[in-house]
RNA sequence: UUCUUAUCAAGAGUGGUUAAGGGACUGGCACUAUGAUACCCGGCAACCAGAUAUACAUUUAGUUCGUACAUCUAGGUGCUAAUUCCAGCAGGUAUAUCCUGAAAGAUGAGGG
Numbered sequence: 001u002u003c004u005u006a007u008c009a010a011g012a013g014u015g016g017u018u019a020a021g022g023g024a025c026u027g028g029c030a031c032u033a034u035g036a037u038a039c040c041c042g043g044c045a046a047c048c049a050g051a052u053a054u055a056c057a058u059u060u061a062g063u064u065c066g067u068a069c070a071u072c073u074a075g076g077u078g079c080u081a082a083u084u085c086c087a088g089c090a091g092g093u094a095u096a097u098c099c100u101g102a103a104a105g106a107u108g109a110g111g112g
């Protein structure tokens, strides 16, 4: 970088440094010198990893440690304003609006 797959309505600092913008894109809308953003520290716990317990499958068996769920650790990534902030295409609809599914995006895991 690309493909596949899972999740995305919860959770998380009046800390230090920096200095103007960032919220993926477009249109909105909000945030921001009462410092945006970035880095460090802290924190959260989505996935991977590990531990414990239960159920199912399997087994002569307290076997295989396979599948599922729950709790814990915070080791590897990640995250730490607003439903992925809302909409952006299609369908349903009292056509104001609301709902559903895609598309796009983000993150993890596996493969090329």
Base pairs, nucleotide, nucleotide: 001112002111003110004109005108006107007106008105013041015040016039017038021031023029025088026087027086028085042080043079044078046077047076048075049073050072051071052070054068055067056066057064084104089101090100091099092098
SAM riboswitch aptamer (S box leader) from Clostridiaceae bacterium BL-3, 112 nucleotides, folded computationally. The coordinates come from a structure-prediction model, not an experiment, and the mean pLDDT is 79. The RNAcentral record of the sequence draws on ENA. Taxonomically the source falls in Clostridiaceae (Bacteria, Bacillota, Clostridia, Eubacteriales).